[in-house]
RNA sequence: AGAGUUUGAUCCUGGCUCAAAACGAACGUUGGCGGCGUGCUUAACACAUGCAAGUCGAGGGAGACGGAGGACUUCGGUCCUCCCGAAACCGGCGCACGGGUGAGUAACACGUGGGUACGUGCCCUGGGGUCCGGGAUAACUCUCCGAAAGGAGGGCUAAUACCGGAUACGCUUCUUCGGGAGGAAAGCGUUAGCGCCCCUGGAUCGGCCCGCGGCCCAUUAGGUAGUUGGUGUGGGUAAUGGCCUACCAAGUCAAAGAUGGAUAGCUGGUCUGAGAGGAUGAUCAGCCACACUGGGACUGAGACACGGCCCAGACUCCUACGGGAGGCAGCAGUGGGGAAUAUUGCGCAAUGGAGGCAACUCUGACGCAGCAACGCCGCGUGGGUGAUGAAGGUCCUAGGAUCGUAAAGCCCUGUUGGGAGGGAAGAAAUUUGACGGUACCUCCAAAGAAAGCACCGGCUAACUCCGUGCCAGCAGCCGCGGUAAUACGGAGGGUGCAAACGUUGUUCGGAAUCAUUGGGCGUAAAGCGCGCGUAGGCGGCCACGUAGGUCGGGUGUGAAAUCCCGGGGCUCAACCCCGGACUUGCGCUCGAAACCGGUUAGCUCGAGUCCCGGAGGGAGAAGUGGAAUUCUAGGUGUAGGGGUGAAAUCCGUAGAUAUCUGGAGGAACACCAGUGGCGAAGGCGACUUCUUGGCAGAGGACUGACGCUGAGGUGCGAAAGUGUGGGGAGCAAACAGGAUUAGAUACCCUGGUAGUCCACACCGUAAACGAUGUUCACUAGGUGACGGCGCUAUUGACCGCGUCGUUGCUGUAGCUAACGUGUUAAGUGAACCGCCUGGGGAGUACGGCCGCAAGGUUAAAACUCAAAUGAAUUGACGGGGGCCCGCACAAGCGGUGGAGCAUGUGGUUUAAUUCGAUGCAACGCGAAGAACCUUACCUGCCUUUGACAUCCCUGGAAUCCCAUUUAAUUUUGGGAGUGCCCUUCGGGGAACUGGGUGACAGGUGCUGCAUGGCUGUCGUCAGCUCGUGUCGUGAGAUGUUGGGUUAAGUCCCGCAACGAGCGCAACCCUUACCUUUAGUUGCCAGCGGAUAAUGCCGGGACUCUAGAGGAACUGCCGGUGUCAAGCCGGAGGAAGGUGGGGAUGACGUCAAGUCCUCAUGGCCCUUAUAGGCAGGGCUACACACGUGCUACAAUGGUCGGUACAACGCGUUGCGAAGUCGCGAGGCGGAGCUAAUCGCAAAAAGCCGAUCUCAGUUCGGAUUGCAGUCUGCAACUCGACUGCAUGAAGUCGGAAUCGCUAGUAAUCGCGGAUCAGCAUGCCGCGGUGAAUACGUUCCCGGGCCUUGUAUACACCGCCCGUCACACCAUGGGAGUUGUUUGGACCAGAAGUCGCCGGCCUAACCUUCGGGGGGGAGGCGCCGAAGGUCUGAACGGUAACUGGGGUGAAGUCGUAACAAGGUA
Repeated sequence: AGAGUUUGAUCCUGGCUCAAAACGAACGUUGGCGGCGUGCUUAACACAUGCAAGUCGAGGGAGACGGAGGACUUCGGUCCUCCCGAAACCGGCGCACGGGUGAGUAACACGUGGGUACGUGCCCUGGGGUCCGGGAUAACUCUCCGAAAGGAGGGCUAAUACCGGAUACGCUUCUUCGGGAGGAAAGCGUUAGCGCCCCUGGAUCGGCCCGCGGCCCAUUAGGUAGUUGGUGUGGGUAAUGGCCUACCAAGUCAAAGAUGGAUAGCUGGUCUGAGAGGAUGAUCAGCCACACUGGGACUGAGACACGGCCCAGACUCCUACGGGAGGCAGCAGUGGGGAAUAUUGCGCAAUGGAGGCAACUCUGACGCAGCAACGCCGCGUGGGUGAUGAAGGUCCUAGGAUCGUAAAGCCCUGUUGGGAGGGAAGAAAUUUGACGGUACCUCCAAAGAAAGCACCGGCUAACUCCGUGCCAGCAGCCGCGGUAAUACGGAGGGUGCAAACGUUGUUCGGAAUCAUUGGGCGUAAAGCGCGCGUAGGCGGCCACGUAGGUCGGGUGUGAAAUCCCGGGGCUCAACCCCGGACUUGCGCUCGAAACCGGUUAGCUCGAGUCCCGGAGGGAGAAGUGGAAUUCUAGGUGUAGGGGUGAAAUCCGUAGAUAUCUGGAGGAACACCAGUGGCGAAGGCGACUUCUUGGCAGAGGACUGACGCUGAGGUGCGAAAGUGUGGGGAGCAAACAGGAUUAGAUACCCUGGUAGUCCACACCGUAAACGAUGUUCACUAGGUGACGGCGCUAUUGACCGCGUCGUUGCUGUAGCUAACGUGUUAAGUGAACCGCCUGGGGAGUACGGCCGCAAGGUUAAAACUCAAAUGAAUUGACGGGGGCCCGCACAAGCGGUGGAGCAUGUGGUUUAAUUCGAUGCAACGCGAAGAACCUUACCUGCCUUUGACAUCCCUGGAAUCCCAUUUAAUUUUGGGAGUGCCCUUCGGGGAACUGGGUGACAGGUGCUGCAUGGCUGUCGUCAGCUCGUGUCGUGAGAUGUUGGGUUAAGUCCCGCAACGAGCGCAACCCUUACCUUUAGUUGCCAGCGGAUAAUGCCGGGACUCUAGAGGAACUGCCGGUGUCAAGCCGGAGGAAGGUGGGGAUGACGUCAAGUCCUCAUGGCCCUUAUAGGCAGGGCUACACACGUGCUACAAUGGUCGGUACAACGCGUUGCGAAGUCGCGAGGCGGAGCUAAUCGCAAAAAGCCGAUCUCAGUUCGGAUUGCAGUCUGCAACUCGACUGCAUGAAGUCGGAAUCGCUAGUAAUCGCGGAUCAGCAUGCCGCGGUGAAUACGUUCCCGGGCCUUGUAUACACCGCCCGUCACACCAUGGGAGUUGUUUGGACCAGAAGUCGCCGGCCUAACCUUCGGGGGGGAGGCGCCGAAGGUCUGAACGGUAACUGGGGUGAAGUCGUAACAAGGUA
């Protein structure tokens, strides 16, 4: 310090997530030792048991038990003296500390800084005093009540208990300042001392008051009657005060947030962070509050009192049912709750506390120990050496690699642990050590007892194998898993930490993602629709003085601990100790005076006022006008009109439309009209008048900061809508009809009501937009328009030059994510307001306010997703545009689709009908040829190292022949027969073969979505890219776009590009012409020869053959074109503008096709998914489709005659002549290894004859019979021949295919495969057309441009209802709970007040009584309780509303392209 994640990619915005640190933690796995810390965060839930507050005999009485002595005795014991001194009691002090908890509390509770109207036991200083009396009472004893707890009565007694009196420096109080009045005490002690009373000052601790500071909700906006103030100097208190009471007044708090609600102990600190902040408030420390819940007081220096009291309530326990007892939020401990938190330990040795003169006692405070890896820190689990790199594991390309010097082995050491011995400090001081025989030290033995956890796809360090197969599972985010998973599970290896490691939870960080430091608002979320204006914020120039802010110095405080720095102590560290610094704050004080504020006095430039002329659809009111539509009356006139893509509804012979004249009525104001004008915005458009607001300009005068903004508030505010009353021509939601359509509740058409118009009153919203708040200042220009003014020249600014205001375009710097903006800022600054903080849920629900309603405004949450968004880029696409091409259309010719047959496919059938190919680009395709074989399929019969390869053992050479068995393979038997190389003669070796063992063979089994190779397709389309440079933040762009041109990214010109590559073209083959060379098997015009005849021979022209050359290049001419590329025309030429044809297929696309050509990873089978054999099947057949053949006939059929090819093929072959057969064919065998011989007849054509429009002399299917050929074999299932038979079919619906010239059409020939089988395929030649105006349309393609919400790319994306499941949520008759307000009833304890007839020791007394006190009663207040009535918040609910999510469903097609109606 950043990273991952939106996209095909990019930049931005923006959320989500991760890496760090931390914890009183918990959970999982694991666990050696020690030190120091920490340990119920939940039920302030309930508690058994023990302990946690006592002490003082130097205040007091009493004196059990025991001991000693004595007396008496009925021997049971009783009494007396002395010693000891317990429990209990009176009294004093303490119990208000210490310890616990965090419920309550939003408060002067806390923090900080001040204040004072107060108190303060014990302690300290100082002053003074301590005299004289009195009456009780507990203990004890007796009686009684009660189960108990406890209580009642009689009697005795003491005090530092209680009471009276005296005294009073100072104290309190009254005062006429002379004085008056009032109030104390306690003694004890072995004599050292300890106490007591009054006063004084202090110290300490506390009470009370105030300034400031620190939580959320405004969907809590008004609260308040003791409320605010005063008086009575009323009551009360230690003390101020409405703290309380009576009376008077009506105040007081609140947008700087009162009141209400929710939550919460506060702080020092702690965690995090660079800091500012954010979160937090365990342990330690300060303060507060509480002690079962609520209320109350008593005592006391102090309490409204954790281990005290009273009352009420709930709960628990005891009970003899009458009554009683209790309060662990003290330490342990128990139950419960919970993910979760320890011992019913030791000791007062230390520190501290209470009491005591002290000794001492008490102390679950505390000091220690125990439990827990809960945290931090330290140590160890060994060190050295050791390569046959052991064994073993894992991987493997089979070589090796790795675990790995790791182990073993050898040599060492001794931390911890174990054994033995010694043994502290902690104790200031005589004693006293729980910890503790602990820490620590020494010795001994012994590598012996001591390593795990998480992770290994990216972020993020670390990789392989196996298993699994969208299963099981993982996951913090992105995402993995559907047969090759570095992501699941295991293993090996590795990485990281280590007595721990991970997970979960929480906090902060990263997050500048609430932005003070430190963000934004044109399009990403975000400027209120626009004014006026309150509070508030901010504010021009000059001067004086002030000192609130501000700045500086000093000072007080800011507890300690913590953090930081320095030093020191435990072996180090953690930890602890000392010192320093810090504590950003607050108070007091001294000073400064620039700035801000406030005061005073001025100024004119901000702002405003007046005067002058000016422009304007600014506003309101009244009136006026013409054009047009409609209606109406009349005239003319006749059959249509209207409307649409086309129609129809509709109007019209009852006279429409059209046309002319008159009339009625309403609404709107053509042209002018213009990014022109006015207005704050909404908005404003005929003309005239009246009333009225604002604006700009010019120059003077005046006021003197009067200004800007503006939370609330208030006004205006399009259209639609609402109310009441008018009005209503046209238009027109709803509605009706007609069309369109699958439907059409739409788009189109014909009608048509609200409404649109007016008046008054509501509504208050709009893409109310410049999606840009208002104001001010500054910062290059250029060029228009509107309004005003000035200058110059002129007779005259219309034309010139300036200037102010308004309104546009363009553009520099700058800004911006980019687009863009750019003096009219989105630049640079200032002031103020509004608003935003991921998408959805939702501008919704609830609540409030407003409204007649519709609705508006304010405005959430649960839940859900990992995105949603902006700008720009490259593609792709568009029922977007432009340019261009192609048998793409058009123009033509011939077909297919109908028939029969052939063939392939689907489907069906079957034991099997093997498999693959499936839009174009599968379907006469793989298959250039299924009777067996092929063959992969089915049935049956067999084989198991195998039909085939390598290795090992063993026999035999090989090989051939004959039998046997079987459907066949197979099985079994017999016979013949020995070779080659080496030899030490035993034998060994090579090839072949029989048998055997196991490694292995084998698989047309699966995966073409694991692959190679090959192929199809877009497409022979003209494209696809790169280097360098330049532009851009970037993806990318440029180049490759543009102007021309081409078949072409072909070429030329231009150009921030310049070049280059793969494609195009050319180079190659073929064909067309010529030359030359060469002539055999080819050829023969002329010459010569020979023959019956024939190129038969010589010869070498021609044809031809096959080698080499030439030839064509827009080269020439004219025109045109940019002096270009090129195009048009022409000449010449065999050929003319790539001459025709072929080969040649860029980057890529389709997970296209093929594992059944081959190769190959992985998986699967291994007496079978392998191998052999026989038979069957691939040839099935209600049907559907593709591709073909033959036809339907006369441009034809049949018969006869006759002419002309080319490519090819042939020795297991082609096969002549001859001959036989009607024929297929048979016999035959010449010739030919082929320019020689053969296949071989070419056919259409031509000549002639016949048929005469008919299901025919067309057509040939089908069937019968008879044959031929091939073959081991033609039944399933071959081809051909003859005779006979003679079906459908008379030119083919919707639709659809091919072809632009030697092409289509038509005619035959050859070849591959092949024993045989061709309508298929691949080739060859013969005859030989028609048409193309043209590019609007269909299809495909190229380039440029545009839009896009598409990128799996339009076969895209995507919306809503419905149906189903689940989730959260609103409403809801109600029901239930919690909190709380108001009114009333009743009223415990208790203080206070009054009464006090009853009771009553101290004092007085005249002894009668009085005074005083008390019980008791009454009253005020008053908790829980009760009744009634509100409010708020929750739970739940039949039913109901929408919302979200979901693999797939239904209906449509709304949006994204002009999305097909923007």
This is a predicted structure of a 1462-nucleotide RNA (small-subunit ribosomal RNA) from an uncultured prokaryote.
The sequence is in RNAcentral, with records from ENA.
Rfam family: Bacterial small subunit ribosomal RNA.